This is a predicted structure of a 93-nucleotide RNA (c-di-GMP-I riboswitch aptamer) from a Deltaproteobacteria bacterium. It matches the Rfam family "c-di-GMP-I riboswitch aptamer". Rfam describes the family as follows. GEMM was predicted in a large-scale screen for bacterial structured RNA regulatory elements.
């Protein structure tokens, strides 16, 4: 220093779901409560998935203007979807 996570310890974290005169166009998120699971299910958000579509441009669409609807799009999300970076408890090698 490197490797591994079978057993225990001390702790940590919290999916569905359920509340909310909360935030947001929406995906989502924040809080409380909860507890399926996580050895990084700390953190970053750099690469790919993934989910959304305000707003923009195309289009219906004609001479011009402009609405419903439709179709791209991430600058919006997730990150408990894989990888990549960084940092860390306990235990064996």
């Nucleotide at each position: 220093a490197c490797c591994u996570g079978a057993a225990a310890a001390a702790g940590g974290c919290a999916a569905a779901c359920c509340a909310u005169u909360c935030c947001g166009a929406a995906a989502g998120g924040a809080u409380g409560g909860g507890a399926c699971g996580c050895a990084a299910a700390g953190c970053c958000u750099c690469u790919g998935g993934c989910c959304u579509a305000a707003g923009u441009c195309c289009u219906u669409a004609a001479g011009a203007u402009u609405a419903c609807g439709g179709g791209a799009u991430a600058a919006g999300g997730u990150g408990g979807c894989a990888g990549g970076g960084u940092u860390g408890c306990c235990a064996g090698g």

Model confidence (mean pLDDT): 84 of 100.